[in-house]
Context: one part of a larger RNA
RNA sequence: UGUGAAGACACCUGACGGGAACGCUCGUAUAGUACGAGAGGAACUACGAGUGGUGGCCACUGGUGUACCGGUUGUCCGAGAGGGCAGUUGCCGGGCAGCUACGCCACACGGGGUAAGAGCUGAACGCAUCUAAGCUCGAAACCCACCUGAAAAAGAGGUGUCACCGAGGUCACUCGUAGAAGACGAGUUCGAUAGACUCGGGGUGUACGCGACGAGGCAACGAGUCGUUCAGCCCGCGAGCACUAACAGACCAAG
Repeated sequence: UGUGAAGACACCUGACGGGAACGCUCGUAUAGUACGAGAGGAACUACGAGUGGUGGCCACUGGUGUACCGGUUGUCCGAGAGGGCAGUUGCCGGGCAGCUACGCCACACGGGGUAAGAGCUGAACGCAUCUAAGCUCGAAACCCACCUGAAAAAGAGGUGUCACCGAGGUCACUCGUAGAAGACGAGUUCGAUAGACUCGGGGUGUACGCGACGAGGCAACGAGUCGUUCAGCCCGCGAGCACUAACAGACCAAG
C1' cells in the first nucleotide's frame, strides 16, 4: 500500500508456519521376588535425585559495581581543613541499584492414526489361512495436546463501542517496565510523568571542630586514644507531597 461503500479504537479467531523442549543416567520400593538345580538375578509401575539442553528471573549466595564511603604512600596547593596528580580508580578495604552465574524457577500426563510385528473373524481353495472384504492391538517416530509467530489467509476474517465535523491520530512537552535512529510504553494540572523536599530503606564505619588523655621534650610541639558521635558523608531504590517543570499551542483525519 492493499483488504473498496470504503473511518477509528479495543479485543479476538486461527488457515498456514516455527520448537528438541526435551534427551539421558542413577537411586528407593517392587525384590533377593519372578526365573533358575545352583551360581546368579530381572521387569511393569510409583516416587526421588543427578546430568546435558531450552526459556525465564535476581528474594537468597557469589561476581562486577571507574555512583558511593573509608584507610593509606609519595608529592604539590605555606600548615590545619579540604583537595589535585601518581592508568581518564595511585594503591588498598568495603559496597546499594543495575547487569549477571557459580544462584533460583519451569520445561507432564494424555488422545488419534500407523510401521515392523501380534492377533480376531474369514473366503478364494467345504479344510487351513492375520487379508482378499471387514475388525482389534502395536513405537523415543507422525498428527493433536504444550509454547510461539500469524488477517497480504486475494475466500484478504470476526465481535463490541464510538464517529461520519469531527471519532481517532500525530507533532509538541515531562518521562521510561522501551530503546542505535525510527519504533514501543507511561503521563501532560480533571496531574504523581520527571526533578526538588521530607520520611522510609540502604552503603560506608564514627566526620570537622572542641574537650580529656598522651611516649617524649626546657618549651614550642606531639603520632595517637577516648568523648561529643549507630556520627559525618552518600544513594540510579520506595512512599508521601503539586514547591518546580509537563506551558503555549499546531497539524492530519473518514462522508